[in-house]
RNA sequence: GCGGGUGUGGCGGAAUGGUAGACGCAGGGGAUUCAAAAUCCCCCGCCGCAAGGCUUGGGAGUUCGAGUCUCCCCACCCGUA
Repeated sequence: GCGGGUGUGGCGGAAUGGUAGACGCAGGGGAUUCAAAAUCCCCCGCCGCAAGGCUUGGGAGUUCGAGUCUCCCCACCCGUA
């Protein structure tokens, strides 16, 4: 250089073009306990006082609607002369 693959909350990881983030880990609060561990319940992306807005590596396109399809770019992995 060429070909293929991957990129999603703090981490792992799911999602058939139709509420973005299931499920788990980590974290916070509570119950229980003499106290803890274990267990159970609730919360848990970002900005904002709120209303609301933003968000799937970055940008553009297609579409009523994109994490998903198309194009360009970036990073990493595999293969190859």
A computed fold for an 81-nucleotide RNA from a Paracoccaceae bacterium, annotated as transfer RNA. It matches the Rfam family "tRNA". The sequence was found in a public genome assembly.